RNAcentral holds the full RNA, with entries from ENA. This is a predicted structure of a 475-nucleotide part of an RNA (small-subunit ribosomal RNA, 5' domain) from an uncultured prokaryote. Its Rfam family is "Bacterial small subunit ribosomal RNA". The coordinates come from a structure-prediction model, not an experiment, and the mean pLDDT is 88.
Context: one part of a larger RNA
RNA sequence: GAGCGAACGCUGGCGGCAGGCUUAACACAUGCAAGUCGAGCGGGUGUAGCAAUACGAAAGCGGCAGACGGGUGAGUAACGCGUGGGAACGUACCCUUUGGUUCGGGACAACUCCGGGAAACUGGAGUUAAUACCGGAUAAGCCCUUCGGGGGAAAGAUUUAUCGCCGAUGGAUCGGCCCGCGUCUGAUUAGCUAGUUGGUGGGGUAACGGCCCACCAAGGCUCCGAUCAGUAGCUGGUCUGAGAGGAUGAUCAGCCACACUGGGACUGAGACACGGCCCAGACUCCUACGGGAGGCAGCAGUGGGGAAUAUUGGACAAUGGGCGCAAGCCUGAUCCAGCAAUGCCGCGUGUGUGAAGAAGGCCUUCGGGUUGUAAAGCACUUUCACUCGCGAAGAUGAUGACGGUAGCGAGAGAAGAAGCCCCGGCUAACUCCGUGCCAGCAGCCGCGGUAAUACGGAGGGGGCUAGCGUUGUUC
Numbered sequence: 001g002a003g004c005g006a007a008c009g010c011u012g013g014c015g016g017c018a019g020g021c022u023u024a025a026c027a028c029a030u031g032c033a034a035g036u037c038g039a040g041c042g043g044g045u046g047u048a049g050c051a052a053u054a055c056g057a058a059a060g061c062g063g064c065a066g067a068c069g070g071g072u073g074a075g076u077a078a079c080g081c082g083u084g085g086g087a088a089c090g091u092a093c094c095c096u097u098u099g100g101u102u103c104g105g106g107a108c109a110a111c112u113c114c115g116g117g118a119a120a121c122u123g124g125a126g127u128u129a130a131u132a133c134c135g136g137a138u139a140a141g142c143c144c145u146u147c148g149g150g151g152g153a154a155a156g157a158u159u160u161a162u163c164g165c166c167g168a169u170g171g172a173u174c175g176g177c178c179c180g181c182g183u184c185u186g187a188u189u190a191g192c193u194a195g196u197u198g199g200u201g202g203g204g205u206a207a208c209g210g211c212c213c214a215c216c217a218a219g220g221c222u223c224c225g226a227u228c229a230g231u232a233g234c235u236g237g238u239c240u241g242a243g244a245g246g247a248u249g250a251u252c253a254g255c256c257a258c259a260c261u262g263g264g265a266c267u268g269a270g271a272c273a274c275g276g277c278c279c280a281g282a283c284u285c286c287u288a289c290g291g292g293a294g295g296c297a298g299c300a301g302u303g304g305g306g307a308a309u310a311u312u313g314g315a316c317a318a319u320g321g322g323c324g325c326a327a328g329c330c331u332g333a334u335c336c337a338g339c340a341a342u343g344c345c346g347c348g349u350g351u352g353u354g355a356a357g358a359a360g361g362c363c364u365u366c367g368g369g370u371u372g373u374a375a376a377g378c379a380c381u382u383u384c385a386c387u388c389g390c391g392a393a394g395a396u397g398a399u400g401a402c403g404g405u406a407g408c409g410a411g412a413g414a415a416g417a418a419g420c421c422c423c424g425g426c427u428a429a430c431u432c433c434g435u436g437c438c439a440g441c442a443g444c445c446g447c448g449g450u451a452a453u454a455c456g457g458a459g460g461g462g463g464c465u466a467g468c469g470u471u472g473u474u475c
Base pairs, nucleotide, nucleotide: 001475002474003473004472006471007470008469009468010467013347014346015345016344017343018342020339021305026303027302028301030300031299032298035064036063037062040061041060045056046055047054048053071258072257073256080183081182082181083180084179085178086177089175090174094171095170097168098167099166100165101164102136103135104134105133111126112125113124114123115122116121142151143150144149156163157162158161184230185229186228191221192220193219196218197217198216199215200214201213202212203211233255234254235253236252237248238247239246240245260281261280262279263278264277283294284293285292286291311337313336314335315334319333320331321330322329323328350380351379352378353377360371361370362369363368384416386411387410388409389408390407394402419464420463421462422461423460424445425444426443430459431458432457433456434455440447441446
């Protein structure tokens, strides 16, 4: 000098854009954050109607979604990440091509009845539908095969035109796995290793593999730093610097890991699953003491910690996501608004004229000098803010939270709008008074003990400006 997710002190007019718990991965009251489909299904139910029927809401079975989106950085020095390759894999929804969509059966919720329990919830009996479940048939292609053969599928709905369902094929997308290279500090850590290293055979997986197991061999890593310890999410990037480099990893984007702590699997195309399940633990809450409920590192918000970081706001109008044929519903993703000068950028706080160089202040050698065209006065202007009126784009036909916002027109009036730090040298800027090694200043050198340009005040001056200084930190 430059930078900052900053904080503190003094000060503070407006707007645009951006960013806003860096600390306790501390504990959380309350509300919301993942639902949707009646064009899969049965039954009960509300409104209208004499009825047929029409329209609707909620529970249940069923389907899809809840593995995305959102948060955090605790762990991790690792194929975790970055980059470049690889072969032994999977992929719901979507697209392409192709072949099918046949015949039956028995249940379980809901519902009814009878119970248990304080509650959470739950037991028994009876009854029932399906795109729920099961069996038979068929098999182009598919899978297995000792090549003889064997195995294995489907679901219908409706407004009659579609939407579906099953098998296979190729694709797209996404993902799992392996490898080369790169990836912090310490030797006051020098040896480490028994599923350890390899083989054979098996098991397991979507898939290769000591991934797991039996047997066999005795290997494998290491001063080119193994092991151990400490620290740390990684990257694109960001800051600085002429560069090389150094530092860093907030916001945005990609990857990874985690979801009270530890462990486990279930379902599923996909999870070992933040707002799913089970077990254990700590903590909090309810209880009739028998037993139960919970998990904000989602958005707000509370306590606590801290130098320090915001509203328990609006809307699905746009973009995107889930479900649905659709209408639509849901969406604290998102788009907006609110708060604080946190930062960057822009604008304003007037303009011209005005010398008797007014008054006052300060200094003075008492002549004067300076503040100073500064003010007043005179003549103008109206950005921004204010008042009134009009009023968008963002939305393909409809639909606008933002918002009566931005903007436009009119009106009034210089009117509502300047501070902070410094002035000994470094370093731009000097005098007077007070103080008297006191009170104090200070980044370094150093000032102050009676003439202090260095302390405090004043006048004047210098610098920056809605900011200015200080502190911290990086280069």